[in-house]
RNA sequence: CCGACAUAACUUUGGAGAAGCUCAUUAAAUUGAGUGCCGAAGGUGCAAGGUGCGCAGUCACUUAAUCUCUCAGGCAAAAGGACAAAGUAUUUCUU
Numbered sequence: 001c002c003g004a005c006a007u008a009a010c011u012u013u014g015g016a017g018a019a020g021c022u023c024a025u026u027a028a029a030u031u032g033a034g035u036g037c038c039g040a041a042g043g044u045g046c047a048a049g050g051u052g053c054g055c056a057g058u059c060a061c062u063u064a065a066u067c068u069c070u071c072a073g074g075c076a077a078a079a080g081g082a083c084a085a086a087g088u089a090u091u092u093c094u095u
Stems, first nucleotide, its partner, number of pairs: 003093002006090002009088006019035001021034004036075003042071001043069001045067001049062004053057001
C1' cells in the first nucleotide's frame, strides 16, 4: 500500500404499527384519572440442540428470533425507532 473479517463507536440515507379517544385541568397533548390499542428502543419467556447426573427423567443446567409477553415504551407532526445501505474510525488477519 492492497484485500478481508469484526465492532456497546461516529456520520449520512431509508425505516413499520397502534385513540390528536373520554372526563377534568392547563398558556400549551400541560398535568391527572379512565378506557381501548401497538411492537421495531430496552426488558420477560422458550424450541431443537448441547452439557451434567441416573437403571429409570414428568430431572437439572445452558440456549435464538422481527416469535412471545406488553413491565417499560409508544398510538397527528416532530422526536424516537429494531433493522438495512453507504462512508469514516479502530482492532485483527492476509498479501